[in-house]
RNA sequence: GUGCAUAUAGCUCAAUGGCAGAGCAAUAGUUUCCUAAACUAGAGAUGAAAGUUCGAUUCUUUCUUUGUACA
Numbered sequence: 001g002u003g004c005a006u007a008u009a010g011c012u013c014a015a016u017g018g019c020a021g022a023g024c025a026a027u028a029g030u031u032u033c034c035u036a037a038a039c040u041a042g043a044g045a046u047g048a049a050a051g052u053u054c055g056a057u058u059c060u061u062u063c064u065u066u067g068u069a070c071a
Base pairs, nucleotide, nucleotide: 001070002069003068004067005066007064010024011023012022013021018054027041028040029039030038047063048062049061050060051059
């Protein structure tokens, strides 16, 4: 330099164009003499910018990040 893949919550991962969800973690509460465990609750995210569409995490383009193959 070229090709391919990847980017979603603090972390690990879902979501085949139609309400963005789970586990763990963190926070608050219940329980306990205290802690742990258990139970309950709420908060928390689509890499950036455009395009297509009634509607985009999803499709298209460019850029960026990371990985990989070739040179």
This is a predicted structure of a 71-nucleotide RNA (transfer RNA) from Tetradesmus obliquus. It matches the Rfam family "tRNA". Gene Ontology term of the family: triplet codon-amino acid adaptor activity. The sequence is in RNAcentral, with records from ENA and Rfam. Its mean pLDDT, the model's own confidence on a scale to 100, is 82. A source record names the gene tRNA-Arg. Taxonomically the source falls in Tetradesmus (Eukaryota, Viridiplantae, core chlorophytes, Sphaeropleales).